[in-house]
Context: one part of a larger RNA
Molecule: small-subunit ribosomal RNA, 3' major domain
Organism: uncultured bacterium
C1' cells in the first nucleotide's frame, strides 16, 4: 500500500421487510448428470454451466459409429503429356457414391501457337471440427451502469509511498458547493444519440372524412376536401426557469403555481482502470506439436431422439373470478414473389380445388382475453388432458428408427404441493392473444408487439452484495 475480520461509523440496491404471482408435489416439453450403447460427436460447470453454443439433428446438417469406396485428393497454385471441350443426354451396374459404354460438343490465330476447359502423370503441396484457451489475437461473460481508476507539476517522507481523491454539507453520481499544500488534467458520471409522452409548421397518397353533392343490400363507395386522425421531416417545450420555506447569503432540498410532462419525465443504446491463468484453438485467425493410401475425403445405413434414476428451466392443469355452446366488438408491431394467398366450392376437420389482388400506408396473412345470452352445480366432474387403438391431412426422394397437424374412440396422474427457493415497485407484476427469425416441414424455446391491468413499501434491526472513512492483523 492492499486484502481480510462472526471490528466500528456512514450509506446504497426487489438485499430484507410489506405485498402479488410462482418454482419445489402431478403429467408433458426441453437441457444436464448418470447409466447404457457399435456410436449415443464436441464444448459450457457456483453466482456468471444446465429451453446454454443450437435463429430450429428424418437424409443433408454431422463433427460420432458400422460397412463400401478414393489417394495430388471434395478445395488452391505451379510444372509436364494428351484431348477438344466443359455442360448435357442415353444405357449398364451398385445399397449408394465411386465405376463402365455410347451420343452430342470450344474460341482466337501471323498456322508457330495462344486462351479456356477436361483427363492422366510427377512432386512441391492440399486437407484435418486432431491437441494445447495454461503459448496467443479477436470476441464474450462477470463484479457493475457500481462510482470509481489514474496522471503531470508541486509539497511531505531516507524509502516503500502519501498528498491531490481526505474533511463539512449535498447528489443517482469523485454530482456540485465550501474548506484545505496543493494546483490542474485524463479515463469513467452526466450531456450530446435513438424511442415514447404535448404542441406547431411543412407535406396529403396508398392514409383520413368535418363541411357540400351523388350513391348503396352494405362500404370514403364516387366527385371533392386536407379541417381532424395518421404518416414523416423540421422545430418548440423542462431550465429548479417562477413563488414560498429550510440551508452557510452556497451547493442543494421541501412545498406550491402554471404545464402534456417537474426536478435524470419513462425506456433503450452506451460498460472506466481492472478481477476471475473466467469462456471460446468447434465462428474466424494463429505459434508449437501431431496425422498424411489417413486423425484427409466420399457414400449408404445407423446414432446425436437410448432410459432403473437425479437435478435445472418451462408448458398444461388441479377448476365456478371456471368449463362448454351460441352471438358480438376492439390492437400494435411485423412478414410476403420458388412468397402472402381473398372470394367461391368441397370436406366434421387438418386440408383440397380454382386462383382475384399484392414486390404492398393499396392486396394478403389476421386477434384472444373482455362483453351479451344459455347450460353445467362442486363431482376426479361437461375439471384435467397424459397415454393408447383406429382412420386421415401436409411437407419432403424418403416420416420405420425419428416430423407436425386433424377426426373418432380411450380418458392416466393431478383436489394448490415438505424442507427449501425465484421474480417483480407501474402501464410494472399477473393475465390474454399477435408477429418475426431459424425453416421444405417441425416452437411449450428465443426475440419483439400490443389488449386487460393490480397489491404493497412502516422502515433499515437482521440475511446477501456493493461504495466511502476508520481500526486490528503472525496474510501478500
Nucleotide at each position: 500500500u492492499g486484502a481480510c475480520g462472526g471490528g466500528g461509523a456512514c450509506u446504497c440496491g426487489c438485499a430484507c421487510a410489506a405485498g402479488c404471482a410462482g418454482c419445489g408435489g402431478a403429467g408433458c416439453a426441453u437441457g444436464u448428470g448418470g447409466u447404457u450403447u457399435a456410436a449415443u460427436u464436441c464444448g459450457a460447470a457456483g453466482c456468471a454451466a444446465c429451453g446454454c453454443g443450437a435463429a430450429g439433428a428424418a437424409c443433408c446438417u454431422u463433427a460420432c459409429c458400422a460397412g463400401g469406396g478414393c489417394u495430388u485428393g471434395a478445395c488452391a497454385u505451379c510444372c509436364c503429356u494428351c484431348u477438344g471441350a466443359c455442360c448435357g443426354g442415353u444405357c449398364g451396374g451398385u445399397a449408394a457414391c465411386g465405376c463402365g459404354a455410347c451420343c452430342u460438343u470450344c474460341u482466337c490465330u501471323u498456322c508457330g501457337g495462344a486462351g479456356c476447359a477436361g483427363a492422366g502423370g510427377u512432386g512441391a503441396c492440399a486437407g484435418g471440427u486432431g491437441g494445447u484457451g495454461c503459448a496467443u489475437g479477436g470476441u464474450u461473460g462477470u463484479c457493475g451502469u457500481c462510482a470509481g481508476c489514474u496522471c503531470g507539476u508541486g509539497u511531505c517522507g531516507u524509502g516503500a509511498g502519501a498528498u491531490g481523491u481526505u474533511g463539512g454539507g449535498u447528489u443517482a453520481a469523485g454530482u456540485c458547493c465550501c474548506g484545505c499544500a496543493a494546483c490542474g488534467a485524463g479515463c469513467g458520471c452526466a450531456a450530446c444519440c435513438c424511442u415514447u409522452g404535448u404542441c406547431a409548421u411543412u407535406a396529403g397518397u396508398u392514409g383520413c372524412c368535418a363541411u357540400c353533392a351523388g350513391g348503396u343490400a352494405g362500404a370514403g363507395c364516387u366527385g371533392g376536401g386536407c379541417a381532424c386522425u395518421c404518416u414523416a421531416a423540421u422545430g418548440a417545450g423542462a431550465c429548479c426557469g417562477c413563488c414560498g420555506g429550510g440551508g452557510a447569503u452556497a451547493a442543494c432540498u421541501c412545498g406550491g403555481a402554471g404545464g402534456a410532462a417537474g426536478g435524470u419525465g419513462g425506456g433503450g443504446a452506451u460498460g472506466a482502470c481492472g478481477u476471475c491463468a473466467a469462456a471460446u484453438c468447434a465462428u474466424c485467425a494463429u505459434g508449437c506439436c501431431c496425422c498424411u493410401u489417413a486423425u484427409g475425403u466420399u457414400c449408404u445405413g445407423g446414432g446425436c431422439u437410448a432410459c432403473a434414476c437425479a437435478c435445472g428451466u418451462g408448458c398444461u392443469a388441479c377448476a365456478a373470478u371456471g368449463g362448454c355452446c351460441g352471438g358480438u366488438a376492439c390492437a400494435a408491431a411485423g412478414a410476403g414473389c420458388a412468397g402472402c394467398g381473398a372470394c367461391c366450392a368441397c370436406g366434421c376437420g387438418a386440408g383440397u380445388g380454382c386462383g382475384a389482388g399484392c414486390g404492398a400506408a393499396a392486396c394478403u396473412u389476421a386477434a384472444a382475453a373482455a362483453c351479451c345470452g344459455g347450460u353445467c352445480u362442486c363431482a376426479g366432474u361437461u375439471c384435467g388432458g397424459a397415454u393408447u387403438g383406429g382412420a386421415g391431412u401436409c411437407u419432403g426422394c424418403a416420416a420405420c428408427u425419428c416430423g407436425a397437424c386433424u377426426c373418432c374412440a380411450u380418458g392416466a396422474a393431478g383436489c394448490u404441493g415438505g424442507a427449501a427457493u425465484c421474480g417483480c415497485u407501474a402501464g410494472u407484476a399477473a393475465u390474454c392473444g399477435u408477429g418475426g427469425g431459424u425453416c421444405a416441414g417441425c416452437a411449450u424455446a428465443c426475440c419483439a408487439c400490443g389488449g386487460u391491468g393490480a397489491a404493497u413499501a412502516c422502515g433499515u434491526u437482521c440475511c446477501c452484495g456493493g461504495g466511502c472513512c476508520u481500526u486490528g492483523u503472525a496474510c501478500a